This is a predicted structure of a 347-nucleotide part of an RNA (small-subunit ribosomal RNA, central domain) from a metagenome.
Context: one part of a larger RNA
RNA sequence: UUGGGUGUAAAGGGCAAGUAGGCGGCCUAGUGGGUGAGGGGUGAAAUUUUUCGACUCAAUCGGAAAACUGCCUUUCAAACUAUUAGGCUUGAGGAUGGAAGGGGAAAAUGGAAUUCUCGGUGUAAGGGUGAAAUCUGUAGAUAUCGAGAAGAACACCGGCGGCGAAGGCGAUUUUCUGGUCCAUACCUGACGCUGAAUUGCGAAAGCUAGGGGAGCAAACAGAAUUAGAUACUCUGGUAGUCCUAGCCGUAAACGAUGAGCACUAGGUGUUGGCCUCUUUGAGGUCAGUGCCGCAGCUAACGCAUUAAGUGCUCCACCUGGGGACUACGGUCGCAAGAUUAAAACUC
Numbered sequence: 001u002u003g004g005g006u007g008u009a010a011a012g013g014g015c016a017a018g019u020a021g022g023c024g025g026c027c028u029a030g031u032g033g034g035u036g037a038g039g040g041g042u043g044a045a046a047u048u049u050u051u052c053g054a055c056u057c058a059a060u061c062g063g064a065a066a067a068c069u070g071c072c073u074u075u076c077a078a079a080c081u082a083u084u085a086g087g088c089u090u091g092a093g094g095a096u097g098g099a100a101g102g103g104g105a106a107a108a109u110g111g112a113a114u115u116c117u118c119g120g121u122g123u124a125a126g127g128g129u130g131a132a133a134u135c136u137g138u139a140g141a142u143a144u145c146g147a148g149a150a151g152a153a154c155a156c157c158g159g160c161g162g163c164g165a166a167g168g169c170g171a172u173u174u175u176c177u178g179g180u181c182c183a184u185a186c187c188u189g190a191c192g193c194u195g196a197a198u199u200g201c202g203a204a205a206g207c208u209a210g211g212g213g214a215g216c217a218a219a220c221a222g223a224a225u226u227a228g229a230u231a232c233u234c235u236g237g238u239a240g241u242c243c244u245a246g247c248c249g250u251a252a253a254c255g256a257u258g259a260g261c262a263c264u265a266g267g268u269g270u271u272g273g274c275c276u277c278u279u280u281g282a283g284g285u286c287a288g289u290g291c292c293g294c295a296g297c298u299a300a301c302g303c304a305u306u307a308a309g310u311g312c313u314c315c316a317c318c319u320g321g322g323g324a325c326u327a328c329g330g331u332c333g334c335a336a337g338a339u340u341a342a343a344a345c346u347c
Stems, first nucleotide, its partner, number of pairs: 004318003007301002012315001014201004021194003025088007033081002035077008048066007091191001092188003095184005103177007110154001114150008125136002162169002206247006215241002220236004258314006266292012296303002320347003329340004
């Protein structure tokens, strides 16, 4: 390479938009590039295969035939593919009418709690632990009441509930704004799917500048524990956590399961629509979201109409372990580093 694979054995890109490319619904007609059939020409010799012959045989050598899977040309066919022209509505999009939502951005507001400050009451402890101590407190703490300030997070509702492409999103209100679902079948008429490159988004931590800083808390200091204790426990505590602007571009970025389409028993919950009926409910249907389960699949576990089943299209990735999510080089970054990515050697 061929082949075989990618939930857990190596392997699905973190997610999307989308260029090139690949692939692509139904009907009619034309063309004849691909395709199929026939004819002609060519496809040197040697080589190869079959057969016959020459050296006693063989290797070797010679004759004949075949083959040379190819190319060119010509005639025909027109199903498929392609292309041209025309049409269709089921894919896709639009329209109209409804619906739900922590989808996103900005601004304003709210209460509980925490800490701090001030004042009142009040007196000797408080705190912490397995037990203690460091620590706070007679300069009046802890507790309790009142007033004020600050920052961060939004209890209950809350739900294998909702929304989002993923990351993710939960107090309330307002403004701006994206997507989705259902019903009608009114319009366009294949406008579609995927997507190398590219671009954008992308938790936490980290970085730059300026703010902010209540609580928590890497580092650090101390108290314990211990043989030791650079830890687990405790008392403190700085970056950070928060905001604005800009970088970083990684995660067990997980459903460890790429996207799209079609098909293949059911049962039972639940969310949002719509329809029907015998309407405090029942049934049907579409779109989600869970559990159980048949066929089938799987090494097993398990998956099972939300497939890991049966097929098709496109992309990404894997090919023994270590060396190595490394070195060198390239690109990106302020840096940290990220990305791309070997070999020697070794088992």
Its mean pLDDT, the model's own confidence on a scale to 100, is 88.